Parts: sequence; C1' cells; structure tokens
RNA sequence: GCCGCCUUAGCUCAGCGGUAGAGCACGGCUUUCGUAAAGCCGGGGUCGAGAGUUCAAAUCUCUCAGGCGGCU
Repeated sequence: GCCGCCUUAGCUCAGCGGUAGAGCACGGCUUUCGUAAAGCCGGGGUCGAGAGUUCAAAUCUCUCAGGCGGCU
C1' cells in the first nucleotide's frame, strides 16, 4: 500500500427498512435468624462520527476514525 471482517446498555452479544432487545452485572422487593442461591420488578443506549437514499435507516450507499485478520 491492497483486501476482508468488526464497532449496538457497564461486559458478552442478538437484531438484516417500520416502537432498540437478551444474558450477566447494577438497584429494589419476596424468601431466610442472617448470607448465598432462587423468584419478581426496575434503572441504564443520540446503535463509533459525518453525509446520502427513503414516507421511514441500528439495518442500504459513501467518506472518516478505531480494532482484528490476510496479502504484498
């Protein structure tokens, strides 16, 4: 230098044009003499940044940034 993949909640990830989700973590409650475990409820996101397409974009296109891998 060229090619490919990834970037979504604190962490690991789903989501493939039409209201952003799960597990773990965190907070509260129930249970217990108490703790743990278990069960229930809850908070938490400008979907890496910018632009474009569209009635509508996390999702499609382009540019940029960061990370990983391959080739030279």
Overview
The prediction has a mean pLDDT of 84. Predicted 3D model of a 72-nucleotide RNA (transfer RNA) from a Planctomycetota bacterium. Its Rfam family is "tRNA". From the family's description: Transfer RNA (tRNA) molecules are approximately 80 nucleotides in length. By type it is a transfer RNA. RNAcentral holds the sequence, with entries from ENA.